[in-house]
C1' cells in the first nucleotide's frame, strides 16, 4: 500500500434509529463498627475515537480521517 475488526464513566460491559446513554466494579460523603474489613443509604463521574452527511431523530446508517489489532502484499 491493500483487506478485515475494534474505539462509549477511571476499568469491564450495555443501550431494536426514539424517555436526561444504563449497570457491575472502582471513587466521594454518611450510617453500622473501639478500629479494620464486609455490609447498607446517598451522590459524583461519559454525550459514545475524530469531522462530515443522511434522517422529524443518530452510540447505532453512510463517507472520510484516526487509534489499536489481525491477515496479504
Nucleotide at each position: 500500500g491493500c483487506g478485515g475488526c475494534u474505539g462509549u464513566a477511571a476499568c469491564u460491559u450495555a443501550a431494536u434509529g426514539g424517555c436526561u446513554a444504563a449497570a457491575g466494579u472502582g471513587c466521594u460523603a454518611c450510617c453500622u463498627u473501639g478500629c479494620c474489613a464486609a455490609g447498607g443509604u446517598a451522590g459524583a463521574g461519559a454525550g459514545u475515537g475524530c469531522g462530515a452527511g443522511u434522517u422529524c431523530g443518530a452510540a447505532u446508517c453512510u463517507c472520510g480521517c484516526u487509534a489499536g489489532c489481525c491477515g496479504c502484499a